Notes: Predicted 3D model of a 73-nucleotide RNA (transfer RNA) from a soil metagenome. Rfam family: tRNA. RNAcentral holds the sequence, with entries from MGnify. Model confidence (mean pLDDT): 81 of 100.
RNA sequence: UGCGGAGUGGCCAAGUUGGUAAGGCACCGUCCUCAUAAGUCGGCAACCACGGGUUCGAGUCCCGUCUCCGCUA
Numbered sequence: 001u002g003c004g005g006a007g008u009g010g011c012c013a014a015g016u017u018g019g020u021a022a023g024g025c026a027c028c029g030u031c032c033u034c035a036u037a038a039g040u041c042g043g044c045a046a047c048c049a050c051g052g053g054u055u056c057g058a059g060u061c062c063c064g065u066c067u068c069c070g071c072u073a
Base pairs, nucleotide, nucleotide: 002071003070004069005068006067007066010025011024012023019056027043028042029041031039049065050064051063052062053061
């Protein structure tokens, strides 16, 4: 310098050709226990790196920017 991949709750992570975001851990509460842990049940939390565009509708498609990883020079 060029090419490719990745960026989604506090953390990990799915999202199959566009139709309003699963799951696990953690956290809060309930039950259980003398109590703690484990276990049970319930709950909170992301509009998706950022800015635009296309579309009735975008995490998903297009353009630009940023960060990380790999390859290349």